[in-house]
RNA sequence: CCCGACAACGGCAAACCGGCGGCAACGCCGGGACGCAAAGCCACCGGCCCCCGAUAUCGGGCGGCAGCGGAGCUACCGAAG
Numbered sequence: 001c002c003c004g005a006c007a008a009c010g011g012c013a014a015a016c017c018g019g020c021g022g023c024a025a026c027g028c029c030g031g032g033a034c035g036c037a038a039a040g041c042c043a044c045c046g047g048c049c050c051c052c053g054a055u056a057u058c059g060g061g062c063g064g065c066a067g068c069g070g071a072g073c074u075a076c077c078g079a080a081g
Base pairs, nucleotide, nucleotide: 002081003078004077011036012035016031017030018029019028020027021026034067040073041072044070045069046068047065048064049063050061051060052059053058
């Protein structure tokens, strides 16, 4: 370094509920845990979603999703191999 243990110290938090924001996708805060070894960061590529305009699968968005896959950046711990 790869790797990832019924290890340690810890971390995050799906659905759902409440509050607030947003036309919406969705976000933030609180509760709550299905899960997660990058479920840390990042919309660059693919994908999905929303809004607007076309009307034929297209155009626009300093729109959204990182807990869909990939690229990139960063990081705690240390059994076996």

c-di-GMP-I-GGC riboswitch aptamer from an uncultured Alphaproteobacteria bacterium, 81 nucleotides, folded computationally. Model confidence (mean pLDDT): 89 of 100. Rfam family: c-di-GMP-I-GGC riboswitch aptamer. Its family is annotated with cyclic-di-GMP binding in the Gene Ontology.